Record summary
The prediction has a mean pLDDT of 85. The part of an RNA shown here (large-subunit ribosomal RNA, domain I) has 536 nucleotides and comes from a Bacteroidales bacterium.
[in-house]
Context: one part of a larger RNA
RNA sequence: AGUGUAUGGAGGAUGCCUUGGCUCUCAGAGACGAUGAAGGACGUGACCAGCUGCGAUAAGCUUCGGGGAGGCGCUAAUAGCCUGUGAUCCGGAGAUCUCCGAAUAGGGCAACCCUCCCGACUGAAGGUCGGGAAUCCCGCAAGGGAAGUCAACCCGCCGAACUGAAACAUCUUAGUAAGCGGAGGAAGAGAAAACAAUAGUGAUUCCCUAAGUAGUGGCGAGCGAACAGGGAACAGCCCAAAUCCCGAUUGUUAAGGCAAUCGGGAGGUUGUAGGACUGUAACGUGGAUUGUGAAUUUGUAGCGGAACAUUUCUGGAAAGCUAGACCAUAGAGGGUGAUAGUCCCCUACGCAAAACGAAUUCACUACCUAACAGUAUCCUGAGUACCGCGGGACCGGAGAAAUCCUGCGGGAAUCUGCCAGCACCAUCUGGUAAGGCUAAAUACUACUGAGAGACCGAUAGCGAACAAGUACUGUGAAGGAAAGGUGAAAAGAACCUCGAACAGAGGAGUGAAAUAGAACCUGAAACCAUACACUU
Numbered sequence: 001a002g003u004g005u006a007u008g009g010a011g012g013a014u015g016c017c018u019u020g021g022c023u024c025u026c027a028g029a030g031a032c033g034a035u036g037a038a039g040g041a042c043g044u045g046a047c048c049a050g051c052u053g054c055g056a057u058a059a060g061c062u063u064c065g066g067g068g069a070g071g072c073g074c075u076a077a078u079a080g081c082c083u084g085u086g087a088u089c090c091g092g093a094g095a096u097c098u099c100c101g102a103a104u105a106g107g108g109c110a111a112c113c114c115u116c117c118c119g120a121c122u123g124a125a126g127g128u129c130g131g132g133a134a135u136c137c138c139g140c141a142a143g144g145g146a147a148g149u150c151a152a153c154c155c156g157c158c159g160a161a162c163u164g165a166a167a168c169a170u171c172u173u174a175g176u177a178a179g180c181g182g183a184g185g186a187a188g189a190g191a192a193a194a195c196a197a198u199a200g201u202g203a204u205u206c207c208c209u210a211a212g213u214a215g216u217g218g219c220g221a222g223c224g225a226a227c228a229g230g231g232a233a234c235a236g237c238c239c240a241a242a243u244c245c246c247g248a249u250u251g252u253u254a255a256g257g258c259a260a261u262c263g264g265g266a267g268g269u270u271g272u273a274g275g276a277c278u279g280u281a282a283c284g285u286g287g288a289u290u291g292u293g294a295a296u297u298u299g300u301a302g303c304g305g306a307a308c309a310u311u312u313c314u315g316g317a318a319a320g321c322u323a324g325a326c327c328a329u330a331g332a333g334g335g336u337g338a339u340a341g342u343c344c345c346c347u348a349c350g351c352a353a354a355a356c357g358a359a360u361u362c363a364c365u366a367c368c369u370a371a372c373a374g375u376a377u378c379c380u381g382a383g384u385a386c387c388g389c390g391g392g393a394c395c396g397g398a399g400a401a402a403u404c405c406u407g408c409g410g411g412a413a414u415c416u417g418c419c420a421g422c423a424c425c426a427u428c429u430g431g432u433a434a435g436g437c438u439a440a441a442u443a444c445u446a447c448u449g450a451g452a453g454a455c456c457g458a459u460a461g462c463g464a465a466c467a468a469g470u471a472c473u474g475u476g477a478a479g480g481a482a483a484g485g486u487g488a489a490a491a492g493a494a495c496c497u498c499g500a501a502c503a504g505a506g507g508a509g510u511g512a513a514a515u516a517g518a519a520c521c522u523g524a525a526a527c528c529a530u531a532c533a534c535u536u
Base pairs, nucleotide, nucleotide: 001535002534003533004532005531006530007529008528009527015521016485017484020456021455022453023452024451025450026449027448028447029445030444031149032148039100040099041098042055043054044053046078050074051073061094062093063092064091065090066089070082071081072080106113107112115133116132117131118130119129120128121127122126135146136145137144138143153184154182155181156180157179164171168218194201195200205232206231207230208229215223216222236437237436238435239381243266244265245264246263247262248261249260250259251258252257271415273380274379275378276377277374278373279372280371286368287367291364292363293362294361295360296359297358298357299356300355302351303350304349308324310323313320325342326341327331333345334344335343386410387409388408389407390406391405392404393403396422417432418431419430420429421428472479473478492520495507496506497505498504
């Protein structure tokens, strides 16, 4: 020096565990904000660095309800307190709530500076305290509203490129991402100027299907419907106008009025055309419901809740084993010194609210809501429909190109009207544009409750099981960790010895175990050392 065996050191793999995650399901909730939000700064404890809570009334104040013996958060200890005159704790309602922040008297380098008006205290000046003073919109005023934040879902405006086409330009990616605006618990759409095809359907939305079909397409890559059929859910309405009435203004007047315009009320709302108008008749039926009240159910604390103090053995410990017994509308789950239906928390089931909500139903109340006949006249949405040019949307890339939207130009008809049925024309059929509202079925989950998993188990699972968006890095936008486990119980090692020692070690003691000793479960390998054996 090598090899082997043994014993250690070092290291932290593996196994086991889980307080944390991940993905869903069913319910709830779907907003908060000038009555100052979201988010922060600074404070606040006897001692207090951090987290949590709270706000100069500062780990808290009041009250109502629950609960019933301990309590003063994480957090041990010390000191000092509270508590059957019911604390701590849990729930409802309230009070307080510094400063910044939409931030709003003015300013400002956020958490700071500072002005004016009114009032209070004082002590003239000065100071302190309380209240008020931003902008925009509506309104004569009184007064009311807006703003800002927020995960996804929704609507609109604007709108790429990488990419694919095996290059690339039309095309695709894609009306996607990004940006901007707006709303709601959903949004949007919606009661046929719709489809269809000689038969019919009867608002919209969503799902299945039709169907990767018909189509479209440098007919490349690709893109890609609709009708019919089956389901989910179902709900229909209101204006404008004609006509009548009232008021105001203007014009005119033969001074009674008449006309026009504007405002208000009645009326009226459709395609088998309807309505006004003329005539006849009617007080009922329903509704998507304003407010008040009642009842019921339910939410936000809780209460009761069966049955082994059984027995043998092992063990530190029984819930294990042995032998017997019992409950069960409860043998879900968790805990307890190993594996417990009968020990504890619970579970099935039953019950409960002073206060504050929610839903449903009912009553009253407020509001809305009908027919028949006649058809001379009047009304039925105009820079609209439509056309040309230029774009865009549809399955449709300009094509034979309908339909829908519209930047520019032109520009109708008025029910004997007008539009559509994929150029266009005729017949036929369907509908009634140019005003508006509308629940449900559908989408989503930042948040709350209950639950689930052929999901993870500390290099995994969220970046984060721990002081985690922390430490740290960066001027900044931003980037972004590592880090879990003594034991059943601290019983966390009194005392002694060595030592300079608050280092470390050896005894002693605790414990089932200390090679469980806090650098603490298990404790692999690399690597290091010691002893012995063999080889050189």
It matches the Rfam family "Bacterial large subunit ribosomal RNA".